[in-house]
Model confidence (mean pLDDT): 85 of 100. A computed fold for a 103-nucleotide RNA from Planococcus rifietoensis, annotated as SAM riboswitch aptamer (S box leader). The source organism's lineage runs through Bacteria, Bacillati, Bacillota, Bacilli and Planococcus. The sequence is in RNAcentral, with records from Rfam and Ribocentre.
RNA sequence: AUCUUAUCGAGAUUGACUGAGGGACUGGCCCUGAGACGUCAAAGCAGCAGACCGCAAUGCGGCACUGUGCUAAUUCCUUGUACCGCGCGUACAGAGAUAAGAG
Numbered sequence: 001a002u003c004u005u006a007u008c009g010a011g012a013u014u015g016a017c018u019g020a021g022g023g024a025c026u027g028g029c030c031c032u033g034a035g036a037c038g039u040c041a042a043a044g045c046a047g048c049a050g051a052c053c054g055c056a057a058u059g060c061g062g063c064a065c066u067g068u069g070c071u072a073a074u075u076c077c078u079u080g081u082a083c084c085g086c087g088c089g090u091a092c093a094g095a096g097a098u099a100a101g102a103g
Base pairs, nucleotide, nucleotide: 002102003101004100005099006098007097008096013042014041015040016039017038021031022030023029027077028076043071044070045069048067049066050065052062053061054060055059075095079093080092081091082090083089
């Protein structure tokens, strides 16, 4: 690389450096010299795994120490199938992201 499982309508930004692209892909729509993306520093959010704590204990709850992750827009919308009250609809699947495990 790839496979399995779970989650994805919530939440959380400032500064410095740099200087033109960015939002996975296609199309759209949007962000962006009133400084994007990126890097660094600090802060924050969340609570997946580990540690620790509690309980009625194959579990549930807590905590936020460790390993990650994240901090514009539902994963920004998108593709397929089914259904309906036909719409910014619902469900499932696909694609993607993250975590844990396998490899």